[in-house]
RNA sequence: GACAACGGCACACCCGUCGUGAGGCGGGGUCGCAAAGCCACGGGGCUUCACGAGCCAGCCGGGCUACCGAA
Numbered sequence: 001g002a003c004a005a006c007g008g009c010a011c012a013c014c015c016g017u018c019g020u021g022a023g024g025c026g027g028g029g030u031c032g033c034a035a036a037g038c039c040a041c042g043g044g045g046c047u048u049c050a051c052g053a054g055c056c057a058g059c060c061g062g063g064c065u066a067c068c069g070a071a
Base pairs, nucleotide, nucleotide: 001068008033009032013028014027015026016025017024018023031058037064038063039062041061042060043059044056045055046054047053048052
């Protein structure tokens, strides 16, 4: 970050499965994404009766890594 190229990921939703749950995983699906790759460090949101603990990286910030090579 381009009226470029090779590609990649996969919102919602559905099915199966794990979990008290947020949600995770697999398959389908394709709203979008130049890091929508990884990390829970900070903020924020969510779960739990609550403490504690946990979840969300496709909420924002930050860190690390990666393909292409026009301006």
A computed fold for a 71-nucleotide RNA from a soil metagenome, annotated as c-di-GMP-I riboswitch aptamer. The model forms 94% of the base pairs in the Rfam consensus. Model confidence (mean pLDDT): 87 of 100. The sequence is in RNAcentral, with records from MGnify. Rfam family: c-di-GMP-I riboswitch aptamer. Rfam describes the family as follows. GEMM was predicted in a large-scale screen for bacterial structured RNA regulatory elements. Rfam links the family to the GO term cyclic-di-GMP binding.